SAM riboswitch aptamer (S box leader) from a Bacteroidota bacterium, 116 nucleotides, folded computationally. It matches the Rfam family "SAM riboswitch aptamer (S box leader)". From the family's description: The SAM riboswitch is found upstream of a number of genes which code for proteins involved in methionine or cysteine biosynthesis in Gram-positive bacteria. The sequence was found by an Rfam model in a public genome assembly. The prediction has a mean pLDDT of 80. The source organism's lineage runs through Bacteria, Pseudomonadati and Bacteroidota.
[in-house]
C1' cells in the first nucleotide's frame, strides 16, 4: 500500500512536553484555538471489531446467523453526525433560466476484521 466484508446522530479527559495552527484532501461556509492548536509522553475512560460465555431457531455434524452478557488481551475512539455543504434522485416551499429545505443513493476519506 492493494482487495473483500462490516460499522459510523449514542459514548468518553486530565496532566507533562510543545509553541500556532486544527477540524482527512479541493472549495464555501461554520467551529475549536496563546484562558495554549497540532503533534509526542503519562494517567484515566469509552466502546465492543478481534476475544470469551450463556440463549435462540436452521443444520446429519462440523458450521455460519441472530439474541444476551463480560472486558483480561489487540487495536480504535474520547469537540460538534465522517461539523455541514458539493456532483445525482425523489419530494416540498419560494421573489422561478434560479435559490432554499427535507429525505435517498452515492462518491471520498476513517476504523476494524480477513486475505494479498
Nucleotide at each position: 500500500g492493494a482487495u473483500u466484508u462490516a460499522u459510523a446522530a449514542a459514548g468518553a479527559a486530565g496532566g507533562g512536553u510543545g509553541g500556532a495552527g486544527a477540524g482527512a484532501u479541493u472549495a464555501g461556509g461554520c467551529u475549536c484555538u496563546g484562558c495554549g492548536a497540532a503533534g509526542c509522553c503519562c494517567u484515566g475512560g469509552c466502546a465492543a471489531c478481534c476475544u470469551u460465555u450463556c440463549c435462540g431457531g436452521c443444520u446429519c455434524u462440523u458450521g455460519a446467523c441472530g439474541g444476551a452478557a463480560a472486558a483480561a488481551g489487540g487495536u480504535g475512539c474520547c469537540a460538534a453526525g465522517a461539523c455541514c455543504u458539493a456532483a445525482c434522485c425523489a419530494c416540498g416551499c419560494c421573489u422561478u433560466u434560479g435559490g432554499c429545505g427535507u429525505g435517498g443513493a452515492a462518491a471520498u476519506g476513517a476504523u476494524a476484521a480477513a486475505u494479498u